A computed fold for a 142-nucleotide RNA from Sinomonas mesophila, annotated as FMN riboswitch aptamer (RFN element). The sequence was found by an Rfam model in a public genome assembly.

RNA sequence: AACGUGCUCCGGGGUCGGUGAAAGUCCGAACCGGCGGUGAUAGUCCGCGACCCUGAGGCAACGCUCGAUGAGAGCGCGGCCGACGGUUGAACCGGUGGAAUUCCGGUACCGACAGUCAAAGUCUGGAUGGGAGAAGCACGUG
Numbered sequence: 001a002a003c004g005u006g007c008u009c010c011g012g013g014g015u016c017g018g019u020g021a022a023a024g025u026c027c028g029a030a031c032c033g034g035c036g037g038u039g040a041u042a043g044u045c046c047g048c049g050a051c052c053c054u055g056a057g058g059c060a061a062c063g064c065u066c067g068a069u070g071a072g073a074g075c076g077c078g079g080c081c082g083a084c085g086g087u088u089g090a091a092c093c094g095g096u097g098g099a100a101u102u103c104c105g106g107u108a109c110c111g112a113c114a115g116u117c118a119a120a121g122u123c124u125g126g127a128u129g130g131g132a133g134a135a136g137c138a139c140g141u142g
Stems, first nucleotide, its partner, number of pairs: 002141007010133001015029004030122002032111002034048004043109002052086002057081003062076005091107005113125003
């Protein structure tokens, strides 16, 4: 160097107008884009995370039965944690170049769930949450 253990910290963005009784949801225009990878820089290539579904196992309590009123065991109800797994949107053309669906030019497309006096990527909420991961520190082996 590398490896292992532990700790600290960081870790999501986005509006103006119009109509109307009422819309940041409709109409017009606009704006936003987590993380890792990829011979060159990615919302739309590959993979991951979160949300949603499933749930192997586990934890504490309660009730009943057995046991000696114990240690403990079995059954039942709901609660909490939860691996593996499932589901999960969207891009093409041209140019440059050794190499780019990542850069440049053009034209497009996508965006969970619940809520709302009117239909949501942008408002409110779960979320002061979680997390892919980023950075750093300490100790140990070496």
Annotation: Its mean pLDDT, the model's own confidence on a scale to 100, is 83.